[in-house]
Molecule: SAM riboswitch aptamer (S box leader)
């Protein structure tokens, strides 16, 4: 990069540096932000591989995550005055593969 399988309502800061824009991309809404965004750093959660233990348990190593259901809709059922319903798409993340 291509495919494939699994997950995707739960968990995680009153820390330091940073110093203006951030919630993946379009678009529509909704929203965090100088009472400090993103981005690095410690710290923290988690249990997909991996390792130990050995039936479900540890968190040492590979990721990975640390506002809001992947923040929400887009497509199609259903349900109609509007829904945190089903399923799909598109995306993240593991593991595997070309």
């Nucleotide at each position: 990069u291509u495919c494939u399988u699994a997950u995707u309502a739960a968990g995680a800061g009153u820390a330091g540096c940073g110093g203006a824009g951030g919630g993946a991309a379009c678009a529509g809404g909704c929203c965090c932000u100088g009472a400090g965004a993103a981005g690095c750093u410690c710290g923290g959660c988690a249990a997909c591989c991996u390792g130990c233990a050995u039936u479900u348990g540890c968190a040492a190593g590979g990721u990975g995550c640390u506002a809001a259901a992947u923040c929400c809709u887009g497509c199609g059922g259903c349900a109609u005055u509007u829904g945190a319903c089903c399923g799909g798409a598109a995306g993240a993340u593991a593991a595997g593969u070309c």